This is a predicted structure of a 79-nucleotide RNA (c-di-GMP-I riboswitch aptamer) from an Alphaproteobacteria bacterium. The model forms 95% of the base pairs in the Rfam consensus. The sequence was found by an Rfam model in a public genome assembly. It matches the Rfam family "c-di-GMP-I riboswitch aptamer". Rfam links the family to the GO term cyclic-di-GMP binding. NCBI's taxonomy places the organism under Bacteria, Pseudomonadati, Pseudomonadota, Alphaproteobacteria. The prediction has a mean pLDDT of 88.
[in-house]
RNA sequence: AAAUCGAAAAGGCAUACCGUCGGCGACGGCGGGACGCAAAGUCACCGGUCUGAGUAUUUCAGAUAGCGGGGCCGCCGAA
Numbered sequence: 001a002a003a004u005c006g007a008a009a010a011g012g013c014a015u016a017c018c019g020u021c022g023g024c025g026a027c028g029g030c031g032g033g034a035c036g037c038a039a040a041g042u043c044a045c046c047g048g049u050c051u052g053a054g055u056a057u058u059u060c061a062g063a064u065a066g067c068g069g070g071g072c073c074g075c076c077g078a079a
Base pairs, nucleotide, nucleotide: 005077006076012037013036017032018031019030020029021028022027035066041072042071043070045069046068047067048064049063050062051061052060053059
């Protein structure tokens, strides 16, 4: 120095819910608020789930990264 790993420290993010705006909708932006999170940083590649349309047999478009897998980047350094 790096990998595995996750004690400590410094910090970080922000569930549900509420207000407001956008959207057919799932849901998302902003503000409040914290259930939690060592990647709850980022990517829709694979699967799942959800929404809309449909010829509903094979689908198409979208959402979800805080559903799981995987890719990329990353703070600190005890056992």